[in-house]
Context: one part of a larger RNA
């Protein structure tokens, strides 16, 4: 001199766009972030309307219950992690719901289990018995081109229905059904996209006061086991396999894309955005699924916390707000799904602290303004003084202008393809009235721009260095005066 996620003291007018727990991966009250589907499915328990003498039915709607999909994504953090990770380059044994494409199926058939009614236990969370039922749930059978298994022969093995229209025909008492036909689904199979698992090589801090390390450890052979190669696992075999080109072992840390500096090399450093990896109180540990060893999901153990009728149960904010604690320090328990996006659904539409907006903070970066122009008897007032006068100072005052901002009235968007606008009566536009609503911090010894009086008297302080102060202090405190920067300044800290 740049830089900053900064902080601290004085100050402090507006907007615009960003930024905002670096410290305890410390606890956590409350609310809220993941649900949606009646066109999958039975009872209709409630509730409002219709019909109907009633039995009863209809239509919408809440709820709870089977079922589907989603919840593995989207938000947080950086505790581990030095390589099971990250960059880049390659590579072969792999998988894959939703979405294209393409082939072809979608036939016949069974038993249940919830809800619910009936009961029993329990303080509660909840747990049980017995009985009724439906379905795209589950389970047989029938076909099966390709499909698995097989050297072949063979063998194995699948599906779901749901809505919406309709002329004739046929069942049916009707209501609907058969049939047609549109749409959404459903099995099998081939190939695509995107995503993902896996494996090499090459690069990635420091320590030699860390020199030896290694029994599944290095290779085989046979099984195992995975979507998939592999000591990935298991028997036997063989003694290999790393290492001064730094193995081991301790330390320290998320890795990039980039960010600061710098003329460059280079040094730092990895907030915010974005790509990857790890994590979810700590530890382990499967299930389920096309994916998870899964934040807001299960089980075990454990430490904390809460409720208990003492026999038992509940929690997990590194999710958004907040609230203690911790520190030098960092925001609001807002608004709206109006845009992008995501989940379910045919749709409506529902849900979305993602997100978009609003609020708070001069944290940073940028731009505006705090008034122009005239105005010398160079007024007063303060300073200095050789007492003659300098200086402040064209600076005020007065006169004549303007109205950025602000204020007070009106009008009012774009973001939206028809329709929807949280932001917002926001930007923005006009009018009026009036200089009106708006300047500090720091510095004057040299480096280093910018001097005089007082006062003090080696005290009191000052200080980044050199160094001031002991009675004439431009260096300490006060006025004047002057310089620098300016909604800032200036001290402190990181880094170059």
């Nucleotide at each position: 001199g740049a830089u900053u996620g900064a902080a601290c003291g004085c100050u402090g007018g507006c907007g615009g766009c960003a930024u905002g727990c670096c410290u305890u991966a410390c606890a956590c009250a409350u609310g809220c972030a993941a649900g949606u589907c009646g066109a999958a499915c039975g009872a209709c328990g409630c509730u409002a309307g219709g019909g109907g003498c009633a039995a009863c039915u209809c239509u919408a709607g809440c709820g709870a219950g089977u079922g589907g999909c989603g919840u593995a994504c989207g938000g947080g953090u950086g505790a581990g992690u030095a390589a099971u990770g990250c960059a880049u380059c390659g590579g072969a044994a792999c998988g894959u719901g939703c979405c294209c494409u393409c082939u072809u199926g979608u036939g016949g058939g069974g038993g249940a289990c919830a809800a619910c009614c009936a009961g029993u236990c329990g303080a509660a969370a909840g747990a049980u018995u017995g009985g009724c039922u439906a379905a795209u749930a589950c389970c047989g059978c029938a076909u099966g081109a390709g499909c698995u298994c097989g050297a072949a022969a063979g063998a194995g093995g699948a599906a779901a229905g749901c809505g919406g229209g309709g002329g004739a025909u046929c069942c049916g008492c009707a209501a609907g059904g058969a049939c047609c036909u549109c749409g959404c689904g459903c099995g099998a199979g081939a190939g695509g996209a995107g995503c993902g698992g896996c494996c090499g090589a090459u690069g990635c801090c420091c320590g030699a006061u860390u020199a030896g390390c290694u029994a599944g450890u290095u290779g085989g052979u046979g099984g195992g086991g995975u979507a998939a190669a592999a000591g990935c696992c298991c028997a036997c075999c063989a003694a290999g396999g790393c290492g001064a080109c730094g193995a081991u072992c301790a330390g320290u840390a998320g890795c990039u894309g980039g960010u600061c500096u710098g003329a460059g090399a280079g040094g730092a450093u990895g907030a915010u955005c974005a790509g990857c990896c790890a994590c979810a109180u700590u530890g382990g540990g499967a299930c389920u699924g096309a994916g998870a060893c899964a934040c807001g999901g299960c089980c075990c153990a454990a430490a904390c916390u809460c409720c208990u009728a003492c026999g038992g149960g509940a929690g997990g904010c590194a999710g958004c707000a907040g609230u203690g604690g911790g520190g030098a320090a960092u925001a609001u328990u807002g608004g709206a799904c109006a845009a992008u996006g995501g989940g379910c659904g045919c749709a409506a539409g529902c849900c979305u602290u993602a997100u978009c907006c609003a609020g708070c903070c001069a944290u940073g970066c940028c731009g505006c303004g705090u008034g122009a122009g005239u105005g010398a008897u160079g007024a007063a007032g303060g300073c200095c003084c050789u007492a003659g006068g300098g200086u402040u100072g064209u600076a005020a005052a007065g006169c004549u202008c303007u109205u950025u901002u602000g204020u007070g009235c009106g009008g009012g968007a774009a973001g939206a393809u028809a329709a929807u606008g949280a932001c917002g009566g926001u930007a923005c536009c006009g009018c009026a009235a009036g200089a009106a609503u708006a300047a500090g911090c720091c510095c004057c010894g040299g480096c280093u721009a910018a001097c005089u009086u007082c006062g003090u008297g080696c005290c009191a302080g000052c200080a980044g260095c050199c160094g001031c102060g002991g009675u004439a202090a431009u260096a300490c405190g006060a006025a004047g005066g002057g310089g620098g920067c300016u909604a800032g300044c200036g001290u402190u800290g990181c880094u170059c």
Source information:
The part of an RNA shown here (small-subunit ribosomal RNA, 5' domain) has 496 nucleotides and comes from an uncultured bacterium. The coordinates come from a structure-prediction model, not an experiment, and the mean pLDDT is 85. Its Rfam family is "Bacterial small subunit ribosomal RNA".